Predicted 3D model of a 1421-nucleotide RNA (small-subunit ribosomal RNA) from an uncultured bacterium. The coordinates come from a structure-prediction model, not an experiment, and the mean pLDDT is 80. It matches the Rfam family "Bacterial small subunit ribosomal RNA". Its family is annotated with structural constituent of ribosome and ribosome in the Gene Ontology. The RNAcentral record of the sequence draws on ENA, Greengenes and SILVA.
RNA sequence: AGAGUUUGAUCCUGGCUCAGAACGAACGCUGGUAGCGUGGAUUAGGCAUGCAAGUCGAACGGGAUCCGACCGAUAGCAAUAUUGGUUGGUGAGAGUGGCGGAUUGGGGAGGAACACGUGAGCAACCUGCCUUUGAGUUGGGGAAAACCAUUGGAAACGAUGGCUAAUACCGGAUGUGGCGCCCGAUGACAUCAUCGGAGCGCUAAAGGGGGCCGCAAGGCUCUCGCUCGGAGAGGGGCUCGCGCACCAUCAGCUUGUUGGCGGGGUAACGGCCCACCAAGGCUUACGGUUAGCUGGUCUGAGAGGAUGACCAGCCCCACUGGGACUGAGAUACUGCCCAGACUCCUACGGGAGGCUGCAGUCGAGGAUCAUUUGCAAUGGGCGAAAGCCUGACAAUGCGACGCUGCGUGGAGGAUGAAGGCCUUCGGGUUGUAAACUCCUGUCAUAAGGGAACAGGCGAUGAUACCUAAUACGUAUCAAAGUUGAGUGUACUUUAAGAGGAAGCGACGGCUAACUCUGUGCCAGCAGCCGCGGUAAUACAGAGGUCGCAAGCGUUGUUCGGAUUUACUGGGCGUAAAGGGCGCGUAGGCGGUAUUGCGUGUCAAGUGUGAAAUCUCCGGGCUCAACCCGGAAAGUGCGCUUGAAACUACAAUACUUGAGUCUGGGAGAGGGAAUCGGAAUUCAGGGUGUAGCGGUGAAAUGCGUUGAUAUCGUAUAGAACACCGGAGGGCGAAGGCGUAUUCCUUGAUACAGCAUUGACGCCUGAGGCGCGAAAGUCGGGGGAGCAAACAGGAUUAGAUACCCUGUGUAGUCCCGACCUUAAACGGGCACACUGGGGGGGGGGCCCAUUUCCCCCGGUCCCGUCCCCUAGGUUAACGCGUUAAGUGGCCCGCCGGGGGAGUACGGCCGCAAAGGCCUAAAACUCAAAGAAAUGACGGGGGGCCCGCACAAGCAGAGGGAGCAUGUGGCUUAAUUUCGAUGCAACGCGAAGAACCUUACCUGGAUUUGACAUCGUCGGCAAUGCCCUAUGAAAGUAGGGCGGAGGUUAUCCGAUAGAUAGGUGUUGCAUGGCUGUCGUCAGUUCGUGCCGUGAGGUGUUUGGUUAAGUCCACCAACGAACGCAACCCCUUUGGUAUGUUGCCAUCAGGUAAAGCUGGGAACUCGUACCAUACUGCCUGUUUACGCAGGAGGAAGGUGGGGAUGACGUCAAGUCAGUAUGGCCCUUACAUCCAGGGCUGCACACGUGCUACAAUGGCCGGUACAGAGGGACGCGAGACCGCAAGGUGGAGCCAAUCCCAGAGAGCCGGCCUCAGUUCAGAUCGGGGUCUGCAACCCGACCCCGUGAAGUCGGAUUUGCUAGUAACGGCGUAUCAGCUACGACGCCGUGAAUGCGUUCCCGGGCCUUGUACUCACCGCCGGUCA
Repeated sequence: AGAGUUUGAUCCUGGCUCAGAACGAACGCUGGUAGCGUGGAUUAGGCAUGCAAGUCGAACGGGAUCCGACCGAUAGCAAUAUUGGUUGGUGAGAGUGGCGGAUUGGGGAGGAACACGUGAGCAACCUGCCUUUGAGUUGGGGAAAACCAUUGGAAACGAUGGCUAAUACCGGAUGUGGCGCCCGAUGACAUCAUCGGAGCGCUAAAGGGGGCCGCAAGGCUCUCGCUCGGAGAGGGGCUCGCGCACCAUCAGCUUGUUGGCGGGGUAACGGCCCACCAAGGCUUACGGUUAGCUGGUCUGAGAGGAUGACCAGCCCCACUGGGACUGAGAUACUGCCCAGACUCCUACGGGAGGCUGCAGUCGAGGAUCAUUUGCAAUGGGCGAAAGCCUGACAAUGCGACGCUGCGUGGAGGAUGAAGGCCUUCGGGUUGUAAACUCCUGUCAUAAGGGAACAGGCGAUGAUACCUAAUACGUAUCAAAGUUGAGUGUACUUUAAGAGGAAGCGACGGCUAACUCUGUGCCAGCAGCCGCGGUAAUACAGAGGUCGCAAGCGUUGUUCGGAUUUACUGGGCGUAAAGGGCGCGUAGGCGGUAUUGCGUGUCAAGUGUGAAAUCUCCGGGCUCAACCCGGAAAGUGCGCUUGAAACUACAAUACUUGAGUCUGGGAGAGGGAAUCGGAAUUCAGGGUGUAGCGGUGAAAUGCGUUGAUAUCGUAUAGAACACCGGAGGGCGAAGGCGUAUUCCUUGAUACAGCAUUGACGCCUGAGGCGCGAAAGUCGGGGGAGCAAACAGGAUUAGAUACCCUGUGUAGUCCCGACCUUAAACGGGCACACUGGGGGGGGGGCCCAUUUCCCCCGGUCCCGUCCCCUAGGUUAACGCGUUAAGUGGCCCGCCGGGGGAGUACGGCCGCAAAGGCCUAAAACUCAAAGAAAUGACGGGGGGCCCGCACAAGCAGAGGGAGCAUGUGGCUUAAUUUCGAUGCAACGCGAAGAACCUUACCUGGAUUUGACAUCGUCGGCAAUGCCCUAUGAAAGUAGGGCGGAGGUUAUCCGAUAGAUAGGUGUUGCAUGGCUGUCGUCAGUUCGUGCCGUGAGGUGUUUGGUUAAGUCCACCAACGAACGCAACCCCUUUGGUAUGUUGCCAUCAGGUAAAGCUGGGAACUCGUACCAUACUGCCUGUUUACGCAGGAGGAAGGUGGGGAUGACGUCAAGUCAGUAUGGCCCUUACAUCCAGGGCUGCACACGUGCUACAAUGGCCGGUACAGAGGGACGCGAGACCGCAAGGUGGAGCCAAUCCCAGAGAGCCGGCCUCAGUUCAGAUCGGGGUCUGCAACCCGACCCCGUGAAGUCGGAUUUGCUAGUAACGGCGUAUCAGCUACGACGCCGUGAAUGCGUUCCCGGGCCUUGUACUCACCGCCGGUCA
């Protein structure tokens, strides 16, 4: 000191959350020891039991009991025992009396108050014991307890009669004094104080103990007491200033109330109380809620905030409420009386009690201890003292509740042991950690020694004082003896032995620390964000790591972080936030100069600010915690003295602020009255005829009783076109618009610089007034418009949008209410700070002209716009009319929702939901502002594409068949996959067996296949046979014989492992599809921006193209485009067989057949050609249009080539591959079946429906391919499929191989046909181990649907569509009508880009970002 969290990303606003410290804590896990602290926070709930306040015999009457002494009596021989009397000592219990019991101790219910804190005051007061001082202490009297007797009652407790003492009680005397009255002086007003006074009146007491003398009476003396005074100390009472909680949804309260006079009462002032008089008093009052206050404590950088345990000061309380008595002191915690509740006793008549004292108990609670020891110390009460009492206190115990200290070992030790965990299998890690070696001995344990806390009391002695006294007594000193709860404790010595002593939390980010396994949106975690749906560093376990440590975490609470209530230290254009506007009260603030004063302010001194605490210094417990001493601090309050700048106050002056006056002006400023024309409706009249009106389209409606239209006339009400505005004027705002007149105490700019002279200025809580529209009340008015209403449409519905109306209120006027708006510029006023442009008002100057107007310059005021400088802002933006820079005043805000709602109150005639004021519960982790990008939909602009349009007498959708898919069926999900475009003649370029993955059945188990070990072998490969079987297999037999045995092969056997078309394409690689051959996608540097990002890539042209050009804060570059590659089209060169044959020669039935040729065609290579190069037009350029030439012209045609990316697109069944799963089976082999199953639906095709045709005969012209397990010629056989046979060919040579549409000729003549060919019957051929399920082909026969196809839909822009045939791969054969290629014949149309679809670029808006198949309100379930 910050961090996480709103977004795809950013900046801001803003809340929520975390990291810190603390606690009288509680809970979970764990727990060695010592010291010091601390411990009923809840029910001020109830309490059993014990103790917590007594003491004094030196105040008094008395005296139980016990112990002696003496004298008797009885018993006894006696000792002795018992008993009576006298006397000495002891002195219990109770009583009278004194002092104490008002302290100590406990608690915080009440109380918002002079209760507390602080500082003052009492001239308005009291004070026992204590200190000091003055005086006195005299003489009498009468009772009543105890006790005795009688007596009541269960008890508690009494009653009557009688005896008695005192330091108990009551008179008298005395009066230093005190009090009251009177007089005088002084003091600061005084009813007061102080001092003085010849005065007058009132007013006291008590004795006890000791010593000496004395017969006694009595005297002397000491001491403790007693009485009346003075003073002090300490304590208390009362008064005042200031400070100290919340609520205004508590705004008015008060009758002893406020004051006075006179009394009463008190220690004392006082309505404290009373009578009378006056009518005052208070203002955060009154009411409600909560709370003991403070020193301090916790936190914080501080200012503050929270808190008030322990310790200390004050207050209050004592079962609840009330009351007084006693007393110096109480309205009394363990006193009294009354009432009440509760508990207990009872003989039922009546009584007793008060733990918020210490322990303890019950209850309630998450939760808080021993019914301990002792008066040894400290302190208190009584006493002369010894002493007694003391649950105050001192100690111990219990609780990790807190703080602090110590320990659980130290050093060495690498084969880096074993084990665990992980692993890429190599290793890594736990880890010097352990073992092991050498040490040490704290704490605990045992044994021994052993403090301090002790000062007092005190026989006795000494000295001093008092005294007649060496007595007594008091003080001081010495001193035998005596006193310890804790305690045999602290401390210390010795002994033994590493021996007895480590856990808790966390490990996704914040936040230090990572892997494996299990689980599979389950179980669970979570402070916030969020994890978990099969590879979870987030759940659970484990290993490891990190943090702290006798503790560690969790929960709760407080402060902090939070500048998130902002004094220090925030904001309000759009994030929450400017009042609708003005006037103005209180208040706040306020110009220049001088003087005074000294309110604030500042300085110095002084008193106080208790102690403890905090800080510093020093010291004591071994250290620390803790404790002790000192200092400082306590930022405060009071008093005294001083300063005078600023502020306040007082006084004087000034003119700039402000006001007043004068002048001529501007204006939809306000109010009242009057006037005008256009339009509309209605009424009536004329003309005129069938429609009008209305809409997207209609209908309701109006109209032949004459509408609409049109022309006169008359009426009514409301509103005022043009002027009139890039936006002018006025007003505080709301707002104000025909014209004229009147009123206006209305407002105002300018000029003059005349006048006043800062009380007049600014703001303004409350208050008062104004305040659009709608609405309300009363009265008018009512043309048009028009909530409501009615009807027609629309629609699933349509209580709406659209239309119609003799449509009500309202809109208009007058009066009175209402008081709200997106009442919108950004609260008001003032000062200062660069420019540019334009309207409005006024003045001055110049010029003009006599003047006026206009133009120009300038000053002031108001108003508008634009771009900006500096500045400011989160950005957008604002920017002299600030949202800039300042100071003043007011209002308002503090996360979103709930909610501007509820309740209460005020206002209102009312307003269903009127207005103002204005919550909480609950809930979320966001809500929001601005800007960026991308995407999609919408809007706008530009552009492209067989996208539309125009066409193909095109095709599909109708029929039959083929094929694929879905569905159904099945033992077989009839194996599996592919599913919009981009699955469906797709994987499959060939399912009868095989393939084959599926089903049924039969078999095998280290396996059909790979590698390794051991053993065996007359080797193995190969060939043959037998039995059984459907085969696989199982069981056996034989032939043969290379090679020369560590190899190889075969067999047997064990395990590592094989194997899996099992799963996951959402774990993957690779490959592919699609957008799309669309023109895009990016980078480096620079620049701009707080940033995400932008720029470049935008713009203007152009292109098929981000193709090129121009401009430009961009300049360059990359992947794409194009080109480079292949085919094709033209030409050339080279070459010339198997290809070719023009010329020459030969030759055939024919034929490049032969010699030969190298011209042509062709093949194979290489080269050339096309580049907008040339011309014209246009253009800045790029380019475009047309033309020439050319085989080809503007990328000539076609192919290959597919940017960044998107679809978790497809594929684990092509192969590869992580994880998971099966292992006598999910592996492997075999036979048979299935993948071909058929009410049905869809896709893709073929064949047709015919005459541009069908059939028959003849005849012509291709290209590209294939061929040795092959293609197979001629010839012969068969109607044919085909067969026999085998020439030639490893191919420019031979073969497949006949091209077909076409052309020529003939028949058919519009029909279900000489169309079409499905289906079925029969007979065959071929392939193959085998054509039943389930092949193809041929022949004969049969001859179905179908006569051009609904909505709708597909392809194609030229050698293209369409039509026609040919070839090839796969392959034994074939379902091929498919796929991939080849050539032949060979069109039509394109105005054009409005529309549909898809795409590209720019722009706008957005609450979308999984991105419109989005998001999201309501309703129903």